[in-house]
RNA sequence: UUCUUAUCCAGAGAGGUGUAGGGACUGGCCCGAUGAUACCUCAGCAACAGACUUGUAAAAGUACUGUGCUAAUUCCAGAAGCGUAAGUGUAAUGCUUACUGCUUGGAGAUGAGAA
Numbered sequence: 001u002u003c004u005u006a007u008c009c010a011g012a013g014a015g016g017u018g019u020a021g022g023g024a025c026u027g028g029c030c031c032g033a034u035g036a037u038a039c040c041u042c043a044g045c046a047a048c049a050g051a052c053u054u055g056u057a058a059a060a061g062u063a064c065u066g067u068g069c070u071a072a073u074u075c076c077a078g079a080a081g082c083g084u085a086a087g088u089g090u091a092a093u094g095c096u097u098a099c100u101g102c103u104u105g106g107a108g109a110u111g112a113g114a115a
Stems, first nucleotide, its partner, number of pairs: 001115008013042005021031003025078004043070003048066003051062004074107001079104004083099006
């Protein structure tokens, strides 16, 4: 890097370094000199894999190890279908726009496995 698979409406911040953009992309909307993003230290959250404990098993637990995470639902939307409302049109099927709406998908992130 690619593939497979599971999860993504819960949860969890202080200090230091440092300086201008940052929230993956696009649009929106936010965060940011009252110092964001990033990096480091410490703390915490969670429980994916390993380990250990209980259990016939299914499973549950601990938080020791390896990751992960600690603004906003993955911040919201993006593609398709459905629903609702408004407008409009045809002989008829419709078409257009909108939405704290629903479902599936795409993209992305993280774990585990494989190449």
About this RNA
SAM riboswitch aptamer (S box leader) from Sporosarcina psychrophila, 115 nucleotides, folded computationally. Its Rfam family is "SAM riboswitch aptamer (S box leader)". For this family Rfam cites "The S box regulon: a new global transcription termination control system for methionine and cysteine biosynthesis genes in gram-positive bacteria" (Grundy and Henkin, Mol Microbiol, 1998). Its mean pLDDT, the model's own confidence on a scale to 100, is 84. The sequence is in RNAcentral, with records from Ribocentre.